[in-house]
Context: one part of a larger RNA
Molecule: small-subunit ribosomal RNA, central domain
Organism: metagenome
RNA sequence: UUGGGCGUAAAGCGCGUGUAGGCGGCUCUUCAAGUCGGAUGUAAAAUCUCCCGGCUCAACUGGGAGAGACCAUUCGAUACUGCUGGGCUAGAGUGCAGCAGAGGGAGGUGGAAUUCCCGGUGUAGUGGUGAAAUGCGUAGAUAUCGGGAGGAACACCAGUGGCGAAGGCGACCUCCUGGGCUGUAACUGACGCUGAGACGCGAAAGCGUGGGGAGCGAACGGGAUUAGAUACCCCGGUAGUCCUGGCCGUAAACUAUGUGCACUUGGUGUAGGAGGUAUCGACCCCUUCUGUGCCGAAGCUAACGCAUUAAGUGCACCGCCUGGGGAGUACGACCGCAAGGUUGAAACUC
Numbered sequence: 001u002u003g004g005g006c007g008u009a010a011a012g013c014g015c016g017u018g019u020a021g022g023c024g025g026c027u028c029u030u031c032a033a034g035u036c037g038g039a040u041g042u043a044a045a046a047u048c049u050c051c052c053g054g055c056u057c058a059a060c061u062g063g064g065a066g067a068g069a070c071c072a073u074u075c076g077a078u079a080c081u082g083c084u085g086g087g088c089u090a091g092a093g094u095g096c097a098g099c100a101g102a103g104g105g106a107g108g109u110g111g112a113a114u115u116c117c118c119g120g121u122g123u124a125g126u127g128g129u130g131a132a133a134u135g136c137g138u139a140g141a142u143a144u145c146g147g148g149a150g151g152a153a154c155a156c157c158a159g160u161g162g163c164g165a166a167g168g169c170g171a172c173c174u175c176c177u178g179g180g181c182u183g184u185a186a187c188u189g190a191c192g193c194u195g196a197g198a199c200g201c202g203a204a205a206g207c208g209u210g211g212g213g214a215g216c217g218a219a220c221g222g223g224a225u226u227a228g229a230u231a232c233c234c235c236g237g238u239a240g241u242c243c244u245g246g247c248c249g250u251a252a253a254c255u256a257u258g259u260g261c262a263c264u265u266g267g268u269g270u271a272g273g274a275g276g277u278a279u280c281g282a283c284c285c286c287u288u289c290u291g292u293g294c295c296g297a298a299g300c301u302a303a304c305g306c307a308u309u310a311a312g313u314g315c316a317c318c319g320c321c322u323g324g325g326g327a328g329u330a331c332g333a334c335c336g337c338a339a340g341g342u343u344g345a346a347a348c349u350c
Base pairs, nucleotide, nucleotide: 003322004321005320006319007304008303012318014201015200016199017198021194022193023192025088026087027086028085031082033081034080035077036076037075038074039073040072041071048066049065050064051063052062091191092188093187094186095184096183097182098181099180103177104176105175106174107173108172109171110154115149116148117147118146119145120144121143125136126135162169163168206247207246210243211242215241216240220236221235222234223233258317259316260315261314262313263312266295267294268293269292270291271290272289273288274287275286276285299306300305323350324349325348332343333342334341335340
């Protein structure tokens, strides 16, 4: 490279928007680029095929004939692809009528609890553990009542519930704002799918600025445990955790499963709609769309398992893998304030 693969063996980019490119619905039409056919030319020799010759054959050499992709010119074909122009509505989008939601941003408000401060009651303990001790407490703690301050998080509701592309999102109210679903079928008329680069978003930790700091708590100090104990347990506790605006760009960023479309037996639950039947109305029941679970048929799979939310059957496009170690290292480049990130070898070795 061809190929074979990517849930768990190596392998799906963390996620999106989208450029180039690749691919692209039904129908009429133009051209004839791709495609197909004919003719002519070219296609050195050797090689290949056939025949002849030849040293005993063979290898081989010599002679003759033939075949031949590609390419060029030319003539034609028009199903498919493409190109030109027109039409269509099943894809896609818009409108209209509804619906659910911790989707995002900003501002405000609230109660419970912890801690601290002040005051009252009150007295000797409290706290902590396997047991203790360090710690706190007669300068009055713990407990309890009242008042106040401040920060952070929002019990119950809460649910294999919901929303979001992913990361993620959970008190309440207001404002701004994105997406989705259902119904309708008014409008546009293929406007689509994917997406190398690119751009944006991106948990936690970390970095830099200015704030904030209740609780928790790396580091650190102390008490225990232990042979030791740079730990697990306990008492403290700084960064941090929170806010602001700016970096970082990683993760078991996991469904370890790329995105889109189509097709393929069933059962059961759940969330949001729509419709039908019934009814005074609703519930119940039935149908259907969308999402989300479980169990399982065929099929697939090395097995485990997956199974209309596929890992089944196909198509389009992208990414990635190619024995283990060396190594996600070195070097170089780019990015970063740094930490480091991205890209990413080889020698050697098994």